This is a predicted structure of a 402-nucleotide RNA (Bacterial RNase P class B) from Neobacillus niacini. Lineage of the source: Bacteria > Bacillati > Bacillota > Bacillaceae > Neobacillus.
[in-house]
RNA sequence: ACGUUCGGGUAAUCGCUGCAAGGAGCGUUAGCGAAUUGUAGAGGAAAGUCCAUGCUCGCACAGGCUGCGAUGCCUGUAGUGUUCGUGCCUGGUGAAUUCAUAAGCCAGGGCAGCCGGACGUACGUCCGGUUGACGGCCGGGAAAAUACCUAAGUCCAGCAAGGAUAUGGUAUGAGUACCUGUAAAAGUGCCACAGUGACGUAGCCUUUCCAGAAAUGGAAAGGGUGGAACGGGUAAACCCCACGAGCGAGAAACCCAAAUUAUGGUAGGGGCACUUUCUCUUAGGAACUGAACGAGGAGAAGGACAGAUUCACCUUUGAAUCUGUAGAUAGAUGAUUGCCGCCUUGGUACGAGACAGUCUAUGUCGUUUGAAGUACCUUGGUACAGAACAUGGCUUAUAGAA
Numbered sequence: 001a002c003g004u005u006c007g008g009g010u011a012a013u014c015g016c017u018g019c020a021a022g023g024a025g026c027g028u029u030a031g032c033g034a035a036u037u038g039u040a041g042a043g044g045a046a047a048g049u050c051c052a053u054g055c056u057c058g059c060a061c062a063g064g065c066u067g068c069g070a071u072g073c074c075u076g077u078a079g080u081g082u083u084c085g086u087g088c089c090u091g092g093u094g095a096a097u098u099c100a101u102a103a104g105c106c107a108g109g110g111c112a113g114c115c116g117g118a119c120g121u122a123c124g125u126c127c128g129g130u131u132g133a134c135g136g137c138c139g140g141g142a143a144a145a146u147a148c149c150u151a152a153g154u155c156c157a158g159c160a161a162g163g164a165u166a167u168g169g170u171a172u173g174a175g176u177a178c179c180u181g182u183a184a185a186a187g188u189g190c191c192a193c194a195g196u197g198a199c200g201u202a203g204c205c206u207u208u209c210c211a212g213a214a215a216u217g218g219a220a221a222g223g224g225u226g227g228a229a230c231g232g233g234u235a236a237a238c239c240c241c242a243c244g245a246g247c248g249a250g251a252a253a254c255c256c257a258a259a260u261u262a263u264g265g266u267a268g269g270g271g272c273a274c275u276u277u278c279u280c281u282u283a284g285g286a287a288c289u290g291a292a293c294g295a296g297g298a299g300a301a302g303g304a305c306a307g308a309u310u311c312a313c314c315u316u317u318g319a320a321u322c323u324g325u326a327g328a329u330a331g332a333u334g335a336u337u338g339c340c341g342c343c344u345u346g347g348u349a350c351g352a353g354a355c356a357g358u359c360u361a362u363g364u365c366g367u368u369u370g371a372a373g374u375a376c377c378u379u380g381g382u383a384c385a386g387a388a389c390a391u392g393g394c395u396u397a398u399a400g401a402a
Base pairs, nucleotide, nucleotide: 004402005401006400008340009339010338011337012336013335014334016041017040018039019038020037021036025032026031043384047395048394050393051392052391053390054389055250056249057248058247059246060077061076062075063074064073065072083245084244085243086242087241088109089108090107091106092105093104110134111132112131113130114129115128116127117126118125119124135240136239138181139180140179141178146171147170148169149168153165154164155163156162187238188237189234190233191232199231204223205222206221207220208219209218210217211216254270255269256268274303275302276301277300278299279298280297281296284293304325305324306323307322308321309320310319311318312317341382342381343380346377347376348375349374350373353365354364355363356362
């Protein structure tokens, strides 16, 4: 340094909340309910919300059930797009969940950016570290009407001069329509101001060279504007491609619902609590009835864990009885004090070795100037942190001990 486990204990006093018992007192009744007693009360990460699973509800689609009739109830996950998500390559590893897989982790390789160093005139190359919303912005060819310029060649004329004419060129159409190579996919846009021009085979000025009869065309160098001048950039630009996936929300979800006939959904109750199964019953339940269904309420039988008591056993342990299992949401689970544990400051006593190391070598401290360690006294301290539907993995924080 890294990994695993633990991460304070105990007693008293006062206080908070749930549950159980209790029943002063209030009230005509129903009912409300004080004091008091017992008992229980937050983590290894409860955090982050990175990933996933379950559960509940809503939406969508398909099928089924009851019923005269689905908008009710149950089961499943279709639809391939005007939806959502993912994106360098390879291998290994990776939970609930056996296989598999997600986030993640490990290793190697490639590309891009940044930092440092070395070499090199420079462009750049190499080495190390680090970050990454790292799939796609690639190439080639290429028309047509019309107008204008020139006249080599050809024709006319001729002493000469000259005239006509494009198959040679320029402009526009247009570097467009269209064709085509590679790719799973390369289409349309944007880069203010300045500048001719900011990505379109676009493009201003000067010089030189080349082709040509000329008109003109091509190439090179330089200049100017600018962060960048044909070298580029941008897809957290629109979009395209590939692969995958029912989507969304989260306990204050969701259900019921008084005063109030209806509607609405407030107060309030449930959800709500260790957990499983069974039975009964109710409000309600498409216009009346009623069915499937059924918030809620009551009861019974088991199971897991912890504690106390008793009995048996006595190495281990087993049985019976009793009590209990956090449940808020203006968000309880706390405060003070003492003792103990752990760390630490200083001192005293004992003590000849101790620590690191590949336990070798060797180094450091110590040998009466007393190391390591042990004991006593003393000073100060005791981390990170706070349940909120449940679970699994990952990540982050953390005094100290083994």
It matches the Rfam family "Bacterial RNase P class B". On this family, see Frank and Pace, Annu Rev Biochem 1998: "Ribonuclease P: unity and diversity in a tRNA processing ribozyme". It is annotated as a ribozyme. About the family: Ribonuclease P (RNase P) is a ubiquitous endoribonuclease, found in archaea, bacteria and eukarya as well as chloroplasts and mitochondria. Its best characterised activity is the generation of mature 5'-ends of tRNAs by cleaving the 5'-leader elements of precursor-tRNAs. Cellular RNase Ps are ribonucleoproteins.